Glycine riboswitch aptamer from a bovine gut metagenome, 66 nucleotides, folded computationally.
Model confidence (mean pLDDT): 78 of 100.
RNA sequence: AACCGGGAGAGAUCUGAUCAUAAUAGACACCGAAGGGGAAGAAACUCUCAGGUAAAAGGACCGGUU
Numbered sequence: 001a002a003c004c005g006g007g008a009g010a011g012a013u014c015u016g017a018u019c020a021u022a023a024u025a026g027a028c029a030c031c032g033a034a035g036g037g038g039a040a041g042a043a044a045c046u047c048u049c050a051g052g053u054a055a056a057a058g059g060a061c062c063g064g065u066u
Base pairs, nucleotide, nucleotide: 001066002065003064004063005062006061011028013027014026015025029053030052031051035049036047037046038045
């Protein structure tokens, strides 16, 4: 590095559009476990740019196999 398994947090918020769901646009409120930034150094600390707030997907980290 690859594969498999486990894997948290936070509005299925409101409005418009839409037959409805999802996606999308706007508004407010939140999360911190991809990544990124920060401080002598590092971090699971911190910031929240990105990302995320039903499911799906993703997911630091842990275990196994090659």